[in-house]
């Protein structure tokens, strides 16, 4: 890091479902009955409903490159980075020359950056017999500071030195050349060279994508009550399921007191479903056959006992479903 996480029988007992019987209540008989995470509710979608379903800003979300997938901020493979001895692991991975911002202490100085300590009599000039020393100017190679300090390292030339000027490296542009690309490069040509410093998980700037609400959505059936009262607004208004302009549409809309009702069916499980074998692919995955059917509760259903095997049992309990993430986990395996 990755599977798996109790098995198997038998009596009892619960709950759905299918069947036959009973006027019903009910009885008989066959099945089946909580997970890898059901947990969080962080993504995404199917699915139902509101929107004449539109445009436009603000917002928000994702950010290399290619694929998978229903989609995704999931996953795969690749590139590049960064860590390690390695095998491996991890990346919030467009843009710092559009612009703004921030960045302690130390140090001379940290982004339109410098002279502390030193070197230098080549020029100028003062003082000295002479060596030399002061001023004034030059300089950034050499030391120090610091996480970083004016691209390395070597020749040459200067007074001293500097890419100043060569060569070789590094490092921009431009070209081949390989690869779908990202990007590489024992290629080639040019250019002395922005201090290409850092930070966008800061503002910002690009490039792509976005209705909303949720099964307590929603459909139907039954009852019962009051088709109730008052205020305010009213087409130059109100209101229509994210906000705010326009557009479309609709004619009412908000508030406050007040009465009833809260019961029942559906939605509800056969699915982007599981297994198996062939194949197609580096691989996520896809295809073709061919077999299985596996909870559907609604104060909430699977629980005790015996018995054999055993790794001696963690974490843990569906509530419309499905793909991931993410968290929690004894033990056994690889």
């Nucleotide at each position: 890091u990755g599977c798996u996480g109790g098995a198997c029988a038998a009596u009892c007992g619960c709950u759905g479902c299918g069947c036959u019987c009973u006027g019903a209540u009910g009885a008989g008989u066959g099945g089946a009955g909580a997970g890898g995470a059901a947990a969080g509710u962080c993504c995404g979608g199917g699915c139902u409903c509101c929107g004449a379903a539109g445009a436009g800003c603000a917002g928000a979300g994702u950010g290399c490159c290619a694929g998978a997938u229903a989609a995704c901020u999931u996953c795969u493979g690749g590139g590049g980075g960064g860590u390690g001895a390695a095998a491996g692991c991890c990346c919030a991975c467009g843009g710092a020359a559009a612009g703004u911002g921030c960045a302690g202490c130390a140090g001379a100085g940290a982004g339109u950056a410098g002279a502390c300590c030193g070197c230098c009599u080549a020029a100028g000039u003062c003082c000295g017999u002479c060596a030399g020393g002061g001023c004034u100017g030059g300089u950034a190679a050499g030391g120090g500071u610091g996480a970083a300090a004016g691209g390395g390292u070597g020749c040459g030339g200067u007074a001293a030195g500097a890419g100043c000027g060569c060569a070789c490296c590094g490092c921009g542009c431009g070209a081949c050349u390989g690869g779908u690309a990202a990007c590489a490069g024992u290629u080639c040509g040019u250019g002395g060279c922005g201090a290409u410093g850092g930070u966008a998980a800061a503002c910002c700037c690009c490039a792509c994508u976005c209705g909303g609400a949720g099964c307590a959505a929603g459909a139907c059936c039954a009852a019962a009550u009051a088709g109730g009262a008052a205020u305010c607004c009213a087409u130059u208004g109100a209101u229509g399921u994210g906000g705010c302009u326009c557009g479309c549409g609709u004619c009412g809309g908000a508030u406050u007191c007040g009465g009833g009702u809260a019961g029942g069916u559906c939605g509800c499980u056969u699915g982007a479903g599981c297994u198996a074998a062939g194949u197609g692919g580096u691989g996520a995955c896809g295809c073709u056959u061919a077999g299985c059917c596996u909870a559907g509760a609604u104060g909430a259903a699977u629980g005790a006992u015996u018995g054999u095997c055993c790794u001696a049992g963690a974490c843990a309990g569906a509530a419309c479903c499905c793909g991931g993430c993410u968290u929690a986990u004894a033990g056994g395996c690889a």